[in-house]
Context: one part of a larger RNA
Molecule: small-subunit ribosomal RNA, 5' domain
Organism: uncultured bacterium
RNA sequence: GAUUGAACGCUGGCGGCAGGCCUAACACAUGCAAGUCGAGCGCGAACGUUCCUUCGGGAAUUAUUAGAGCGGCGGACGGGUGAGUAACGCGUGGGAAUUUGCCCAGUAGUGGGGGACAACCAGUGGAAACGCUGGCUAAUACCGCAUACGUCCUAUGGGAGAAAGGUGGCCUCUAUUUAUAAGCUAUCGCUAUUGGAGAAGCCCGCGUUAGAUUAGCUAGUAGGUGAGGUAAAGGCUCACCUAGGCGACGAUCUAUAGCUGGUCUGAGAGGAUGAUCAGCCACACUGGAACUGAGACACGGUCCAGACUCCUACGGGAGGCAGCAGUGGGGAAUAUUGCACAAUGGGGGAAACCCUGAUGCAGCCAUGCCGCGUGUGUGAAGAAGGCCUUAGGGUUGUAAAGCACUUUCAUUAGUGAGGAAAGGUUGGUAGUUAAUACCUGCCAACUGUGACGUUAACUAAAGAAGAAGCACCGGCUAACUCCGUGCCAGCAGCCGCGGUAAUACGGAGGGUGCAAGCGUUAAUC
Numbered sequence: 001g002a003u004u005g006a007a008c009g010c011u012g013g014c015g016g017c018a019g020g021c022c023u024a025a026c027a028c029a030u031g032c033a034a035g036u037c038g039a040g041c042g043c044g045a046a047c048g049u050u051c052c053u054u055c056g057g058g059a060a061u062u063a064u065u066a067g068a069g070c071g072g073c074g075g076a077c078g079g080g081u082g083a084g085u086a087a088c089g090c091g092u093g094g095g096a097a098u099u100u101g102c103c104c105a106g107u108a109g110u111g112g113g114g115g116a117c118a119a120c121c122a123g124u125g126g127a128a129a130c131g132c133u134g135g136c137u138a139a140u141a142c143c144g145c146a147u148a149c150g151u152c153c154u155a156u157g158g159g160a161g162a163a164a165g166g167u168g169g170c171c172u173c174u175a176u177u178u179a180u181a182a183g184c185u186a187u188c189g190c191u192a193u194u195g196g197a198g199a200a201g202c203c204c205g206c207g208u209u210a211g212a213u214u215a216g217c218u219a220g221u222a223g224g225u226g227a228g229g230u231a232a233a234g235g236c237u238c239a240c241c242u243a244g245g246c247g248a249c250g251a252u253c254u255a256u257a258g259c260u261g262g263u264c265u266g267a268g269a270g271g272a273u274g275a276u277c278a279g280c281c282a283c284a285c286u287g288g289a290a291c292u293g294a295g296a297c298a299c300g301g302u303c304c305a306g307a308c309u310c311c312u313a314c315g316g317g318a319g320g321c322a323g324c325a326g327u328g329g330g331g332a333a334u335a336u337u338g339c340a341c342a343a344u345g346g347g348g349g350a351a352a353c354c355c356u357g358a359u360g361c362a363g364c365c366a367u368g369c370c371g372c373g374u375g376u377g378u379g380a381a382g383a384a385g386g387c388c389u390u391a392g393g394g395u396u397g398u399a400a401a402g403c404a405c406u407u408u409c410a411u412u413a414g415u416g417a418g419g420a421a422a423g424g425u426u427g428g429u430a431g432u433u434a435a436u437a438c439c440u441g442c443c444a445a446c447u448g449u450g451a452c453g454u455u456a457a458c459u460a461a462a463g464a465a466g467a468a469g470c471a472c473c474g475g476c477u478a479a480c481u482c483c484g485u486g487c488c489a490g491c492a493g494c495c496g497c498g499g500u501a502a503u504a505c506g507g508a509g510g511g512u513g514c515a516a517g518c519g520u521u522a523a524u525c
Base pairs, nucleotide, nucleotide: 001525002524003523004522006521007520008519009518010517013372014371015370016369017368018367019365020364021330026328027327028326030325031324032323035073036072037071040070041069043067048061049060050059051058052057080283081282082281089208090207091206092205093204094203095202098200099199100198103196104195105194106193107192108191109190110189111145113143114142120135121134122133123132124131125130151160152159153158165188166187167186168185169184170183174181175180176179209255210254211253216246217245218244221243222242223241224240225239226238227237228236258280259279260278261277262273263272264271265270285306286305287304288303289302308319309318310317311316336362338361339360340359344358345356346355347354348353375405376404377403378402385396386395387394388393409466411461412460413459414458415457419452423447424446425445426444427443428442429441430440431439469514470513471512472511473510474495475494476493480509481508482507483506484505490497491496
C1' cells in the first nucleotide's frame, strides 16, 4: 500500500447492489418447513334448504362435500451444517465387472379366475400413548392359472417367468332394436423386452498439511484355489494352501484440517485462504442396526442402547431447529416468531388446482462496494467576534452578512409502466376416427391472474429550506503558534517527548488529510 463475513470509539443525509453466529455439531418454548391423487377403491357425516310426520322422527338435496381408511406416486429432491475425514474423500485423467423409478424411441402383449385385510359394525383393555377379539366389504392391494415375439437358465435335450384397469365420446359393424354394451373409438395407465438420455455404484495412474523429540508396522494381514454374497470386479465374507505385504522416495503413530472451482495479495514466481455463489463429500441428540424402495442404511421414517428434557393414575409413554423465524447461553460480534406462491423451480394430479420458510420479495444493520447530496453566482466596509502581535498590524476570510439564482435528494400531492407466460369461454382449422362426438395440437376473439406496491419512472408545489464529521500537524509524513503543566499529569508504530520559554502532554486558534464516514484493534499478502 492492498484486503476483510470483521469488532470497538466518535459521527451519521439519501439511493442502488451485495453481505450478515467466524464462538457452544450448546440446549431449545411456540408456529410453520411434504404432501398430493375421488379420472385406482369401498365407506361417508354435520349445518342449511324442501317435503312428509304417528311429533319420536323419516326422505330428498347439500354431496364427485368434510372426514378418516385401503391403494399409487412423492417423503433419497429441495433446505441446513462442517462434527468427523490426511481418505480414491477431493481434483484431474483413464477403465470395466454394473444398476437405473419418472422421461424419449422401438417391438410384443394387456385372457380367465380366486381368497383376504383396513375403513365400518359389535364387544373389550388402558390415565394416556395405543391396542385386542368377533363379524361385513372394494380395488390399479394380494395370489394362482393360461399365453411368451423378444428375455432369463441350460448338460443344447429342455426348462422358467407377466400384466390392471380407469376416464371421455359414439352407434359404422355385432347383439337386444328405446338406448345401451361383452361393440367401436380416443386417451391415461399396466406387463415383458431392446436401445437412448440423464443419474448412480465400483477400480486405477498422478496430485493433495505438519511432526523422526513417532522407525519399524501388519494374521484376513499379502497372494492363490474353491465357494458364498452383491446390481456389479474384489479377502467383500468363509474353507483350504502358500508366507507373504508396507516402510528413510517416510510405513505406522501423533497433531491439525472437509476438498475443489475460486478468493486476497503480488510485476510475476509465490504466499495466505476456502464466508457468500457453484461442484463433490460427510453428518442429522450420541452409538449401532436393518426394513421399505428404482434409489436410503433415510434431518422433519422404523428398531435397540445411552445421555438429556417433558407427561403420568407410577403400570407406562413422548421428544430431537447443523430447515425458516424465534428463545436462553457462549461471545468483541452477526438480523423479522414478516408477505406471497404473482414469477422461476420442485412434488402430486388428465386437468382445474393443492402443497412448497425452495424461491420471489419486504423488514433490521454505514458490514462492504458504487452513485448522489449537504447549494450556485456575486459580494472588501477586507464588518463583528476569535486567535496571534514587534500593538503598526496579521489571520480566520469571499469566509459570513447582503444581493441575485437554482431545487438534485428528502417532504407533500397526483399520474403511472414492466416483471403476465398461463388459465377459462367461444369460434375456426389440422390430426385421430365410422363420425361433424370426444380428445389433442395450432390460430383468432373475449375474459383474466402481481406478494413486492403508497413499485420504478414522470408531473406539480414550497423553500437554501432538512443534511459534516473524524483523525492528524517533532522526524519517518502533508500540516504551527499561544496558553496551561513542570520527569508530574500524560504521549508513543519506531526513534523518542515531559525536570519553567514543550511545534511531541492537555486546551485554544490556525492548518493538513480523508469524507458519510474517519480513526483504532485484529488478521493476510